[in-house]
Formats: sequence, C1' cells, structure tokens
RNA sequence: AAUAUUUUUGAGCAAAGCAGACGAAAGCCUGUGACGCAAAGCUAGAGGGCCUGUAAAAUGGCAGCCAGUUGCAUGA
Repeated sequence: AAUAUUUUUGAGCAAAGCAGACGAAAGCCUGUGACGCAAAGCUAGAGGGCCUGUAAAAUGGCAGCCAGUUGCAUGA
C1' cells in the first nucleotide's frame, strides 16, 4: 500500500400507520412517521418470481423477493 471480515462515528434511505392528490385495481406521489437497510443506489417486453386485472391475455404495477449492474467517508 492492496484485499477480506468485524466494529465506531458521520452523512444516506425509509416499512406499517395517519392526512391529502392520482388510479378501475394493484399501486404510486407529497407530508408525517421510524419497522428496518451497507447497496433499502440504479435497472420492470426481450432473466425468474409476485400483485392487480380478464372468459383468456398485461400492454398496468412491485427493485424493501431472487437476479443484473455500479458503488460512501472516518477511527480501531
């Protein structure tokens, strides 16, 4: 000096619930909130899965399900 693991501190994200806007629904946006997260950053026809919807079918959604890809600072 590099890599891996554990840990400290800082900054970061924000589940359920509640209020309001949108939507047929799933869901999503804003505010509040703080269950949790080291990728809870990004990616949703062209990986799988799930939800809504339908006679059947996503062309509607979910990245806080797996996956792909990129990837913080600081002390020990």
Predicted 3D model of a 76-nucleotide RNA (c-di-GMP-I riboswitch aptamer) from Dorea sp. AF36-15AT. Model confidence (mean pLDDT): 76 of 100. NCBI's taxonomy places the organism under Bacteria, Bacillati, Bacillota, Clostridia, Dorea. The sequence is in RNAcentral, with records from Rfam.